[in-house]
RNA sequence: ACAACGGAGAGUUUGAUCCUGGCUCAGGACGAACGCUGGCGGCGUGCCUAACACAUGCAAGUCAAAGGAAAGCGCCUUCGGGUGCGAGUACUUGGCGCAAGGGUGAGUAAGGUAUAGGUAAUUUGCCUACAGGACCGGCAUAACCCCGAGAAAUCGGGGACAAUACCGGAUGAUGCAGCGGAACCGCAUGGUUAUGUUGUUAAAUCAGGAAUGGCCUGUAGAUAAGCCUAUAUUCCAUCAGGUAGUUGGCGGGGUAACGGCCCACCAAGCCUACGACGGAUAGCUGGUCUGAGAGGAUGAUCAGCCACAUUGGAACUGAGACACGGUCCAGACUCCUACGGGAGGCAGCAGUGAGGAAUAUUGCGCAAUGGGCGAAAGCCUGACGCAGCAACGCCGCGUGGAUGAUGAAGUCCUUCGGGAUGUAAAGUCCUUUUGCAGAGGAAGAACAUGCUGGUUUACCGGCAGUGACGGUACUCUGCGAAUAAGCCACGGCUAACUCUGUGCCAGCAGCCGCGGUGAUACAGGGGUGGCAAGCGUUGUCCGGAUUUACUGGGUGUAAAGGGUGCGCAGGCGGAAUAAUAAGUCGGGGGUUAAAUCCAUGUGCUUAACACAUGACAUGCUUCCGAUACUGUUAUUCUAGAGUGUCGAAGAGGAAGAUGGAAUUUCCGGUGUAACGGUGGAAUGUGUAGAUAUCGGAAAGAACACCAGUGGCGAAGGCAGUCUUCUGGUCGACAACUGACGCUCAGGCACGAAAGCGUGGGGAGCGAACAGGAUUAGAUACCCUGGUAGUCCACGCCGUAAACGAUGAAUACUAGAUGUUGGUCAUUCGUGAUCAGUGUCGAAGCUAACGCGUUAAGUAUUCCACCUGGGAAGUACGCUCGCAAGAGUGAAACUCAAAGGAAUUGACGGGGGCCCACACAAGCGGUGGAUCAUGUGGUUUAAUUCGAUGCAACGCGAAGAACCUUACCCGGGCUUGAAAGGCUGGCUAAACCUCCUGAAAGGGAGGGUCCUUCGGGGAGCCAGUACAGGUGCUGCAUGGCUGUCGUCAGCUCGUGUCGUGAGAUGUUGGGUUAAGUCCCGCAACGAGCGCAACCCCUACAAUUAGUUGCUAGCAGGUAAAGCUGAGGACUCUAAUUGAACUGCCUACGCAAGUAGAGAGGAAGGAGGGGAUGACGUCAAGUCCUCAUGGCCCUUACGUCCGGGGCUACACACGUGAUACAAUGGUAACUACAGAGGGCAAAGCCGCGAGGCAGAGGAAAUCCCUUAAAAGUUAUCCUAGUCCGGAUCGGAGUCUGCAACUCGACUCCGUGAAGCUGGAAUCGCUAGUAAUCGCAGAUCAGCAUGCUGCGGUGAAUGUGUUCCUGGGCCUUGUACACACCGCCCGUCAAGUCAUGGAAGUUGGGAGUACCCGAAGACGCGUAUGCGUUUAAGGUAAGACCAGUAACUGGGACUAAGUCGUAACAAGGUAGCCGUACCGGAAGGUGCGGCUGGAUCACCUCCUUU
Repeated sequence: ACAACGGAGAGUUUGAUCCUGGCUCAGGACGAACGCUGGCGGCGUGCCUAACACAUGCAAGUCAAAGGAAAGCGCCUUCGGGUGCGAGUACUUGGCGCAAGGGUGAGUAAGGUAUAGGUAAUUUGCCUACAGGACCGGCAUAACCCCGAGAAAUCGGGGACAAUACCGGAUGAUGCAGCGGAACCGCAUGGUUAUGUUGUUAAAUCAGGAAUGGCCUGUAGAUAAGCCUAUAUUCCAUCAGGUAGUUGGCGGGGUAACGGCCCACCAAGCCUACGACGGAUAGCUGGUCUGAGAGGAUGAUCAGCCACAUUGGAACUGAGACACGGUCCAGACUCCUACGGGAGGCAGCAGUGAGGAAUAUUGCGCAAUGGGCGAAAGCCUGACGCAGCAACGCCGCGUGGAUGAUGAAGUCCUUCGGGAUGUAAAGUCCUUUUGCAGAGGAAGAACAUGCUGGUUUACCGGCAGUGACGGUACUCUGCGAAUAAGCCACGGCUAACUCUGUGCCAGCAGCCGCGGUGAUACAGGGGUGGCAAGCGUUGUCCGGAUUUACUGGGUGUAAAGGGUGCGCAGGCGGAAUAAUAAGUCGGGGGUUAAAUCCAUGUGCUUAACACAUGACAUGCUUCCGAUACUGUUAUUCUAGAGUGUCGAAGAGGAAGAUGGAAUUUCCGGUGUAACGGUGGAAUGUGUAGAUAUCGGAAAGAACACCAGUGGCGAAGGCAGUCUUCUGGUCGACAACUGACGCUCAGGCACGAAAGCGUGGGGAGCGAACAGGAUUAGAUACCCUGGUAGUCCACGCCGUAAACGAUGAAUACUAGAUGUUGGUCAUUCGUGAUCAGUGUCGAAGCUAACGCGUUAAGUAUUCCACCUGGGAAGUACGCUCGCAAGAGUGAAACUCAAAGGAAUUGACGGGGGCCCACACAAGCGGUGGAUCAUGUGGUUUAAUUCGAUGCAACGCGAAGAACCUUACCCGGGCUUGAAAGGCUGGCUAAACCUCCUGAAAGGGAGGGUCCUUCGGGGAGCCAGUACAGGUGCUGCAUGGCUGUCGUCAGCUCGUGUCGUGAGAUGUUGGGUUAAGUCCCGCAACGAGCGCAACCCCUACAAUUAGUUGCUAGCAGGUAAAGCUGAGGACUCUAAUUGAACUGCCUACGCAAGUAGAGAGGAAGGAGGGGAUGACGUCAAGUCCUCAUGGCCCUUACGUCCGGGGCUACACACGUGAUACAAUGGUAACUACAGAGGGCAAAGCCGCGAGGCAGAGGAAAUCCCUUAAAAGUUAUCCUAGUCCGGAUCGGAGUCUGCAACUCGACUCCGUGAAGCUGGAAUCGCUAGUAAUCGCAGAUCAGCAUGCUGCGGUGAAUGUGUUCCUGGGCCUUGUACACACCGCCCGUCAAGUCAUGGAAGUUGGGAGUACCCGAAGACGCGUAUGCGUUUAAGGUAAGACCAGUAACUGGGACUAAGUCGUAACAAGGUAGCCGUACCGGAAGGUGCGGCUGGAUCACCUCCUUU
């Protein structure tokens, strides 16, 4: 010098948003375990479960006190024995130790622990210091010897002897005890000191030659303990009352010591909401982990304290124990036994079994550190030091370094070009940590002890000696890249991507979620990322989580204000002065063990680790000081609060009296057939006279108008009028009291409706119930009745959407405008002020909605309540209640959400406005008949496939006899029917003929190019890659198409508003066909759509004039633009013009609208077409085409013949023809447009048609006579002269071929059908209707389709309704968007749980019985008594397990019944209560708006 440093978020509710709120993740940690893998070293750590049971060995001995063997060996011997060693050994008496060390955490919620104190209420062996002392004697006894009992353990008897064993006596004080007075001190009892006196208590003079060590007494210290106090110390109140030695006293006993610690007596206390008592769990702490911190969790290793030692009880010894390796007793268990009796306690170290996911060696050593004994040597020490095992943790090192591009090979991917692995490898050059081998080789050692030196025993130095680890660490030498890399992940969070396989399977998953044929999510491969001798997973704790909020949250609608008041305890409290100093603040002292953490150093090569020094230790305690604030005490004050006087309003409350209207009933009159009721009806009432009407009577209940976001009340609530009693409030005044206040757990009181009890009452209404309707059903809605009830009295209940979903109180913070009750002023208009009651709004707040002096703003005080959804306001328990039930109030399990506000859509049996052949008004149809055609169904070998509400069904198909053709049967081919490429071979190939065959095919024969002689070209054969597929997926796609819809919409930029999704613009007022335009406006502009530009058509002009035209001129015919000629006209086809609300009138600000307006060919878009915004429907199409993927490859390819697509009890769609007279038939006769490429005249045929072939590649020729219409005739209402099906016969045409299966013609036949039920379609003008013509496809085949023209109407000028659409608005629990969502019973499965006859277990207590050891008491004594563990009996309570049966609950792709809720959810919903019902639920009574819509009232805003 330094010494704490320091705060991150993400995913997931929604179509999207903001908020609330839970769940999940990223971090750190561990005595861990599991999976895969594993080179080395250092330092640590290692039964968390069964305080379960333990074999075996070891873990506590030792000693200058005492006694003291034996076996064996040796020597001597008189052979009896002696003696030495063994040996001062074993063993014994005695001393000290064994109460330490070591283990464990069962018990314990306080006899514990932590912190701070007290002990004037105490003890303390060994140790230290000081003072003093140790005299004289005595009796036993163990080992030993002898005898005996016993299986053993062990025991009994006899005998001998010693001590630092034991005993007696003496001496003795400053010790101890009693008494006496004195001094001093303290903290209440008291304490200390000195002193007088009386009594009383000791020893081992032992061991030794000595040094020395021991012994006794006292004092003091040190150490170690005991006891006491305060504070702190988990959860449950669904544990609320507990306690008889209990609380205290007096006196004793007991203890080292105080004390109910124990006893006798007396009193009745003591503890408790600041949580007693009870239950559950738990050793406590220093610390450890985490955290920014505050906190939270935890209490392994190390350290302090406590408790325990097989379970329970007990004492003995001792300084110390009620004693882990001591004793006694009882229980359980194990072992030995000769059955008589004995022995044992690993929660010491190893080790074994068991349990378990799981935790080590029956190791070495006392060398070090420490302990016991000893004077010492020394002995003992599983304490300890080391080693072993284990990646269990932390730390360190290594597995090589440099160079190396043909970017090798292999592998993977690929757009086939290439890319990646990748300088990676190989190769070349190095190095040697580690490894192996060899050599050297520590520190840890200082002591004690011996010798020696320093003046001396103390102390210091020298020499010698002592190492388990260990030949270890370390050092050196040699060898050689040699011996050494895995694990997890790669959809997002979260760093890291591709291929293949699989196909809601297998599987993954922390959350969200992946997987149903293109999976970056499964599995494998490649690649990549992360960490690394480890990596992942699981478990647990903290964090993130401000998600229990002290720091640091909330309660109008998200979870959350008690239904309301009064009020004890508690909390908080106006102004002034003084005192005090408890809180508070400052400074100092003590303590806060060490270790840890932190800082700085030091030592191991570094680090981990260890050591040293320092800092910290927020706490407690103590002393001194400060006094603003709080507290306390005292004295004052009047602003809070209250009292008083004078006034005021009121559905405030209770009781009594009384009134009229109405309803019903009864009586009487009049009167007659209905009444009543509904959407419509019926039940019901009525000819026995109802309803109606008049008069009279009775009864009960409720009080029209006034009446009002008016009044009163704490809330519930309160309404005719009058009387009595009574509570509160407000105003004015300022006389009195003097903080008397605010809030309020528990408590007490009040508390709508329904409901309950007893007794009344009962008109109307009306749960239940009955009947009638409705309906699929209708336990409902509607109707007719109707009982409880509703009413009164008294007593219960105690709940409501008891709501302002907003607790009470006080103060402060712009206003505007109504209204109620006062007061004051007044210019009589009004103004000011107090107390209420409404609306709109400033600041501010809020997630938003909204609130806003009546706060949800700003602050303070107190109370209540909330902490994800469900299970559940349920279960159990308790309290209350007559009952119904109320209050209090969980858990298992389950989900990843549930929820609030607002946004955009969509939807509504919500509202407003508008449009459309949507309806209405009309015309004509369909639905009935026959036929055609398509579809379904059925059938079939096949009846190929697709299209399926509108928007499939005369659709793909603009044309299935073969072909087509995709289907079926049969027969064939296999590089293939067609394409292009390669290799090899052969030969021209084509083509022709014959045989076989149904054909395809197969077989045979003929045929034979050019050449520079290499070959070319073509074909065939073989082979190879490949072709081919109308096979699958339109839910992998492109393209194309349908539809909403030719509807008027859909968006963007900038700006503005909003936290945001979003809004604004695009809404509003008008107008339009139109988001068309105008006006207004926080918007201003723009884009895609609309409109216009394009085509056809209607008028005109100009130009042009053949094939078209023909007015004039000329020619000409039977007629004719036939001819010359002409461009005037029609026409043709190119270019222009024209129409714009331009003009007028009216209305309007304008846009514009109206007018049979003018003019004009055309008038308000002139008519028609093409043109289809953003998007929707996983709409349609893989069978037009294209195409990803999958599948087939002698077949799912390809060829051929035949069949089928054409079937036929039936049903539907679209059409044709009809049913007739507005018609049929017959005859005559007129007028088109558009298109095609073919065929005219003539002749033949009844006809279809045939022959024929002029003309024509077309304004020329042909198809080509248009038909309806028109004229004339006939038919005369009939199944017909209508209608034409069907069938028979005969033909024609096309074609290889008309049998299945073509069209047409002729003759004959002549069916149904007489205008069509419910229902339904088209159409607004050149339209509908009607009439024919043409074309595409096509050999042939048209009632279909696409076009064309002819004739040519009716009705509407409206928007109530149906359908569809557009805009605005509203509600929503919908967003796959109402074909939505969603409720309950029942049925099935799974799971957890409540009740339950019973049954099993447990701990605790009570009473009684019995009662060991021990202690105490008594006794001379055998013994007795008291107390008590264990044991037993009895009756219960409590807790836990289990259970037949039973209750509800949760969950589970596609079960049943209904449809209760969300929209006005089709009866508005919900709350409380009661009754009823398969179920959701229904109904009654009261309440709420968290109800839509319309109207009215009131208030507000603007003009």